Large-subunit ribosomal RNA, domain VI from a Candidatus Freyarchaeota archaeon, 291 nucleotides, folded computationally. Its Rfam family is "Archaeal large subunit ribosomal RNA". Gene Ontology terms of the family: ribosome and structural constituent of ribosome. Clan: LSU clan.
Context: one part of a larger RNA
RNA sequence: UGCUGGCCGUCUGACCGGAAGGAAGCGCAAGUACGAAAGGAACGCGCUUCCGGGGCCUCUGGUCUACCGGUUGUCAUUCUGGCAUAGCCGGGCAGCUAAGCCCCAGUGGAUAACCCCUGAAGGCAUCUAAGGGGGAAACCACCCGGGAAAAUAGACGGCCAUUCGCUUCGCUGUUCCGUAAGGAACGGUGAAGCGACGAGAGCUGGGGUAGACGACCCCGUUGAUGGGGUGGUGGUGUAAGCCUCAAGCCUUCGGGCGAGAGGCGAGCCAGCCACUCCCAAUCGCUCGAGG
Numbered sequence: 001u002g003c004u005g006g007c008c009g010u011c012u013g014a015c016c017g018g019a020a021g022g023a024a025g026c027g028c029a030a031g032u033a034c035g036a037a038a039g040g041a042a043c044g045c046g047c048u049u050c051c052g053g054g055g056c057c058u059c060u061g062g063u064c065u066a067c068c069g070g071u072u073g074u075c076a077u078u079c080u081g082g083c084a085u086a087g088c089c090g091g092g093c094a095g096c097u098a099a100g101c102c103c104c105a106g107u108g109g110a111u112a113a114c115c116c117c118u119g120a121a122g123g124c125a126u127c128u129a130a131g132g133g134g135g136a137a138a139c140c141a142c143c144c145g146g147g148a149a150a151a152u153a154g155a156c157g158g159c160c161a162u163u164c165g166c167u168u169c170g171c172u173g174u175u176c177c178g179u180a181a182g183g184a185a186c187g188g189u190g191a192a193g194c195g196a197c198g199a200g201a202g203c204u205g206g207g208g209u210a211g212a213c214g215a216c217c218c219c220g221u222u223g224a225u226g227g228g229g230u231g232g233u234g235g236u237g238u239a240a241g242c243c244u245c246a247a248g249c250c251u252u253c254g255g256g257c258g259a260g261a262g263g264c265g266a267g268c269c270a271g272c273c274a275c276u277c278c279c280a281a282u283c284g285c286u287c288g289a290g291g
Stems, first nucleotide, its partner, number of pairs: 005160007015146004021051008034039001052104005060098004067091005072084005093271001106142004114134004163196015197290001200287004205219004225280003228276005233270004241264005248257003
C1' cells in the first nucleotide's frame, strides 16, 4: 500500500518447514519349525544401550566478578575499606548450564517393483483388455512449528460510525428595493478548507524468566508495576562486645602493653516468596472511519 466504512478479540488452515528419527545387544518365542544328524530360524512380545533431535533445572554436578567467611603484602592517624587476576583460598541462592532429568511409538490409507484371483479378444491358454485382491525404511494422515498478502485477499463475536457546525466559491428559488444596470434578506444544492464528536490505537510513564533495536507481554491510583520497609525462605558460619588464659616487650616494681588460644554471643547478605500505597507509575499529547 492492498484486502471497498473504521476498529478490537477469537478462530479456520490453503500452503510451507521437520529426518525426528536411526541402529544394536539381551530375554522369551525355542533348542521349537526344518533336518538322518551336525546344526538351527522366523512372525510376534518384552527389557536395555548407543547415535541423533527437542525441551527442562526437581535431583547430581559445573559456574555463580550478587553474597558470606578465612587469610598475605601494602596504603589510609579512620578497623573498616582501596589495590594486588575476583590478591589468594573455602563455601554458595537465583540464573545459565551438562556430565543431570523428561519425550521422540505405532496404526491406517494409497502405491512401486513384484505376487495373485476371475477373464475374454483368440472354444485352449493368459495377472489385463473390463473387473478384483495383496505388496516397501520411500508417499499421505494422525505428531511439532509457521501460516489471511490464501488477489477466490476467509469465518465468527463485539464496539464505533453511516453526524453536526463555520468560512469561501459555484448553481438556483422566493420576497423586497431600484426606471435600469444592479443590490439586499431568507432558503435549497454542490465543491473545497477548517473545526466538533468519536470506537480504538500510538506516544509519554512503571516494568518483565520478553528482548540487539523494533517487536511481544503485564501494569498505570477503581493500582501491588518497580523501588523501599517488614516478615518468610535461603546463603555463609558464630559478628561487635565482654570474660579467662597467654609467649614476649616495657616498667617509676605499683603495674602497663600484648601476637595468639579458649568461652558466651550471632552478625552480615539475597536478582527468591509474600505482605504493606511510604516513593515513583501524576498530569497529559497525537492519530483516528464518518461512504
Lineage of the source: Archaea > Promethearchaeati > Candidatus Freyarchaeota. Model confidence (mean pLDDT): 83 of 100.